[in-house]
Molecule: transfer RNA
Organism: Candidatus Iainarchaeum sp.
RNA sequence: GGGGCUUUAGUCUAGCUUGGUUAGGACUCAUGCUUGGGGUGCAUGCAACCGGAGUUCAAAUCUUCGAAGCCCCA
Numbered sequence: 001g002g003g004g005c006u007u008u009a010g011u012c013u014a015g016c017u018u019g020g021u022u023a024g025g026a027c028u029c030a031u032g033c034u035u036g037g038g039g040u041g042c043a044u045g046c047a048a049c050c051g052g053a054g055u056u057c058a059a060a061u062c063u064u065c066g067a068a069g070c071c072c073c074a
Stems, first nucleotide, its partner, number of pairs: 001073007010027004020057001029045005050066005
């Protein structure tokens, strides 16, 4: 220098192919119930689409420019 892949709550992850419900689930966390207390179990709740631009009635998803990480070629 060229090419490819990945990025979604504190952690892990589904959804992208085929644009359309309030972005779903697990763990953690908070509160409550349960217990003599803790744990377990149950209920409820908080919390996320890497950034900018574009296309569209509508973008996590499509296009494009970047960022970070990984890999291949030279």